[in-house]
RNA sequence: GCGCGGGAGAGUCACUCGCGGCUCCGGCCGCGGUGCGCCGAAGGGGCAAUUCCUCCCCGGAACCUCUCAGGCACCCGGACCGCGC
Numbered sequence: 001g002c003g004c005g006g007g008a009g010a011g012u013c014a015c016u017c018g019c020g021g022c023u024c025c026g027g028c029c030g031c032g033g034u035g036c037g038c039c040g041a042a043g044g045g046g047c048a049a050u051u052c053c054u055c056c057c058c059g060g061a062a063c064c065u066c067u068c069a070g071g072c073a074c075c076c077g078g079a080c081c082g083c084g085c
Base pairs, nucleotide, nucleotide: 001085002084003083004082005081006080011036013035014034015033017032018031019030020029021028022027037072038071039070043068044066045065046064050060051059
């Protein structure tokens, strides 16, 4: 790296917006968008426990942290773990 299996967290909250469906014509549902709230285990950034070395420097470095990205029904994704090659 490949294959298989396991794999968390956080609103399907609001909408005055668009589209579609249903309707008892009051509205309702779904999708998209927007707003606010939130999560962090793709990625990315930061510090640095620490790792290497005689020591320092350099280099590497988190599931710690930031939340840019990503994510907050399901699906997908998913660090990491196990087995096989």